[in-house]
Molecule: SAM riboswitch aptamer (S box leader)
Organism: Spartobacteria bacterium
RNA sequence: CUCUUAUCGAGAGUGGCUGAGGGACUGGCCCUUUGACGCCACGGCAACCGCCCCGGAGAAAUCCGGGGGACCAGGUGCCAAAUCCAGCGCCGGAAAUUUUGUUUCGGCGAAGAUGAGAG
Numbered sequence: 001c002u003c004u005u006a007u008c009g010a011g012a013g014u015g016g017c018u019g020a021g022g023g024a025c026u027g028g029c030c031c032u033u034u035g036a037c038g039c040c041a042c043g044g045c046a047a048c049c050g051c052c053c054c055g056g057a058g059a060a061a062u063c064c065g066g067g068g069g070a071c072c073a074g075g076u077g078c079c080a081a082a083u084c085c086a087g088c089g090c091c092g093g094a095a096a097u098u099u100u101g102u103u104u105c106g107g108c109g110a111a112g113a114u115g116a117g118a119g
Base pairs, nucleotide, nucleotide: 001119002118003117004116005115006114007113008112013042014041015040016039017038021031022030023029025087026086027085028084043079044078045077048075049074051068052067053066054065055064056063057062083111088109089108090107091106092105093104094103095102
């Protein structure tokens, strides 16, 4: 980097260094010199993996489903706002118009992020 799969309206910040940007991209909106982003230290949240228990399939390897707690200095992740909102595609409802598009609402997907697995 690519593929598969799960999740994404909950939750959780202080200090130090630095010094002007940041929220993926575009638009909006917002955060920010009362110090952003980043780095470091400590702290926290959560429960994807690991861990423990139960059930199912299987000869086994292993796979599938459910539950638990947050000890092991466990592996990641995360700690403004719904993934901040919308965008791009499809489907459906509504409005005006009258056949072509517009506006608006909702759903699904795409996109993005993170975990796990594979290449």